The prediction has a mean pLDDT of 75. Predicted 3D model of a 265-nucleotide RNA (Bacterial large signal recognition particle RNA) from Papillibacter sp. It matches the Rfam family "Bacterial large signal recognition particle RNA". Rfam classes the family as a non-coding RNA gene. Clan: SRP clan. The organism belongs to Papillibacter, within Bacteria. The RNAcentral record of the sequence draws on ENA.
RNA sequence: CCGUACUAAUCGGGGAGUCAGCGGUGCCCUGUACCUGCAACCCGCUACAGCAGGGAUGAAUUCCGGCCCCCGGUUUUGCGGUGUAUUGUCUGACCCUUGUAAGCAGUGAUGACGAACCGGUCUUGCGCAACGAAGCCCCGUGAACCAUGUCAGGCGGGAGACCGAGCAGCAUUAAGCGGUGCGCUUCGUGUGCCGUGAGGCAGCCGAUUCCGAGCCGGCUGCAGGGGUUACGGGUAUAUCGCAAUUAUCAAAGGCCGGUGUACGG
Numbered sequence: 001c002c003g004u005a006c007u008a009a010u011c012g013g014g015g016a017g018u019c020a021g022c023g024g025u026g027c028c029c030u031g032u033a034c035c036u037g038c039a040a041c042c043c044g045c046u047a048c049a050g051c052a053g054g055g056a057u058g059a060a061u062u063c064c065g066g067c068c069c070c071c072g073g074u075u076u077u078g079c080g081g082u083g084u085a086u087u088g089u090c091u092g093a094c095c096c097u098u099g100u101a102a103g104c105a106g107u108g109a110u111g112a113c114g115a116a117c118c119g120g121u122c123u124u125g126c127g128c129a130a131c132g133a134a135g136c137c138c139c140g141u142g143a144a145c146c147a148u149g150u151c152a153g154g155c156g157g158g159a160g161a162c163c164g165a166g167c168a169g170c171a172u173u174a175a176g177c178g179g180u181g182c183g184c185u186u187c188g189u190g191u192g193c194c195g196u197g198a199g200g201c202a203g204c205c206g207a208u209u210c211c212g213a214g215c216c217g218g219c220u221g222c223a224g225g226g227g228u229u230a231c232g233g234g235u236a237u238a239u240c241g242c243a244a245u246u247a248u249c250a251a252a253g254g255c256c257g258g259u260g261u262a263c264g265g
Base pairs, nucleotide, nucleotide: 001265002264003263004262005261006260009057010056011055012030013029014028015027020046021045022044023043024042034054035053036052037051038050063258064257065256066255067254068253072249073248074247076244077243078242079241080240081239082238083237084236085235086234087233090232092229093228094227095226096225097224098223099222100221102220103219104218106215107214114210115209116208118206119205120204121203122199123198124197125196126195127194128192129191130189131188132187133186134185135184136183137181138179139178140177141176147172148171149170150169155164156163157162
């Protein structure tokens, strides 16, 4: 160096997440590189880190290590977008309230504001009126018989003159019914442009007198206080996009190096 047969090793890898940690199933990225069973409120191990069983290749371009490169993932930072929460002692807008009196408006020498004084409004007693109700008076109507007066006819008594009881009718009335005047009386009241007395007088209104120039605070402005929150802003958080300042893992690929055993030639 070649051939044969074995062994180590290999038969995907990686990221995030989970976990005390390491793997796996699951998700994602690469890529095509055995099979069966277990497995996310999980399965199996213990720093040598899937477990159990079976199969294939097998010392090399294929295994192992280092370096380069880099798909992709994660992280940090910056910018921007979107959503959520919060903030009203962030802005804007709006509302309320207090004060001021610069302007407008109103009012004022036919006297502002203020003061004094007298009244009203208010409470209540009495009276009066009103209203409501009732009664009386007036008019009309009104009793078959059990109201009155007069009682035709008829009836009864009487010799007679006359007398008697008495229906109908008529008249006047009782009870009742209706009406009118609102004339008189009585009672009542959350009635009152009334009278009178007492009380009260904080507020409002009115009259008289004094004073002599402002008063007002409706609108605008200014100042203070309070409140609301759709948008905007701040803060925090979640996510997306871009950018790379950052850190980290890293497939595939490229380069370099390393690496058995036995037999035979």